C1' cells in the first nucleotide's frame, strides 16, 4: 500500500455450576471493525476498579456519666490489580500491482 489473492483476529450483545472483591479475564457463540486489532505493560501518557490499607463520620457493647476501643455502616483516599479495539514507542511479519 490494489475494489488482486490465500489467510487471520473478532465490538457490542447472548450464553457459561470457570475465576475475581470489583474492574476485568477465560471458553463458546457472534462479527462492529481491524495491515500489524501480531507481540513487549518492569516504555511514556490516559482510563477503569478499590479487597486489603489509611483517614473521616455514624452507631454501638459495659456503665451513674464521661473518655477509649473491637466488629458493623457510609464517606473519601490510594494501584501493587485491570484495559492494551484510547495514544504514542520498541520489536518481529504474510502477500504484493501500478
Nucleotide at each position: 500500500g490494489a475494489c488482486a489473492a490465500g489467510g487471520g483476529c473478532a465490538c457490542a450483545c447472548c450464553c457459561g455450576c470457570u475465576c475475581g472483591a470489583a474492574a476485568g479475564a477465560c471458553g463458546g457463540g457472534g462479527c462492529c471493525g481491524c495491515a500489524a486489532a501480531g507481540c513487549c505493560g518492569a516504555c511514556g501518557g490516559g482510563g477503569c476498579u478499590a479487597c486489603a490499607g489509611c483517614g473521616c463520620g455514624a452507631g454501638g457493647u459495659c456503665g451513674c456519666a464521661a473518655u477509649u476501643c473491637a466488629g458493623u455502616c457510609g464517606c473519601g483516599c490510594c494501584a501493587u490489580g485491570c484495559c492494551g479495539g484510547c495514544c504514542g514507542g520498541g520489536u518481529u511479519g504474510c502477500c504484493g500491482a501500478a
c-di-GMP-I riboswitch aptamer from a rhizosphere metagenome, 98 nucleotides, folded computationally. Its Rfam family is "c-di-GMP-I riboswitch aptamer". From the family's description: GEMM was predicted in a large-scale screen for bacterial structured RNA regulatory elements. The model forms 95% of the base pairs in the Rfam consensus.